[in-house]
């Protein structure tokens, strides 16, 4: 330069053959329990899906573009 993969709550990841309000697990917060701390249980808050633009009624999910990060390769 050229190919190719990954980018979603603090972390770590599913959802990517377009269609219901975008989830889990840990974590953080209140609360039960306890003599206190763990644990268990309930409950709860936080994500404009990297970033911009197309296409469509409808985008995380299809296209194009451009950032970061991996890897490959003259």
């Nucleotide at each position: 330069g050229c190919c190719c993969c990954c980018g979603u709550g603090g972390c770590u990841c599913a959802g990517c053959a377009g269609g219901a309000u975008a989830g889990a697990g840990c974590g953080g917060c209140g609360g039960u329990u306890u003599c206190c701390u763990a644990a268990a249980c309930c409950g709860u808050a936080g994500g404009u899906c990297g970033c911009a633009a197309g296409u469509u009624c409808g985008a995380a999910u299809c296209u194009u573009g451009u950032c970061g990060g991996g890897g490959g390769u003259g």
This is a predicted structure of a 74-nucleotide RNA (transfer RNA) from a Deltaproteobacteria bacterium. Its mean pLDDT, the model's own confidence on a scale to 100, is 80. Rfam family: tRNA. By type it is a transfer RNA. The source organism's lineage runs through Bacteria, Pseudomonadati, Myxococcota and Myxococcia.